Predicted 3D model of a 72-nucleotide RNA (transfer RNA) from Chloroparvula sp. RCC696. Its Rfam family is "tRNA". The sequence is in RNAcentral, with records from ENA. Model confidence (mean pLDDT): 82 of 100. RNAcentral records the identical sequence in 2 taxa. The organism belongs to Chloroparvula, within Eukaryota.
RNA sequence: GCGGAUAUAGCUCAAUGGUAGAGUGUGGCCUUGCCAAGGCUAAGGUUGAGGGUUCGAUCCCCUUUAUCCGCU
Numbered sequence: 001g002c003g004g005a006u007a008u009a010g011c012u013c014a015a016u017g018g019u020a021g022a023g024u025g026u027g028g029c030c031u032u033g034c035c036a037a038g039g040c041u042a043a044g045g046u047u048g049a050g051g052g053u054u055c056g057a058u059c060c061c062c063u064u065u066a067u068c069c070g071c072u
Base pairs, nucleotide, nucleotide: 001071002070003069004068005067006066007065010024011023012022013021018055026042027041028040029039030038048064049063050062051061052060
């Protein structure tokens, strides 16, 4: 230099253009003599960034940043 992959909740990951979810973690409550385990519940997201297409974008298009892989 060229090509490809990935980027979404604190962490690990889903989501076939139609209101973004799960596990785990965190807070509160219940349970217990205490802890652990278990149950209920709540909070937590400008979907890496900027633009475009569309009535509507995590999803399609362009540019860009970071990480990883391959080629030279």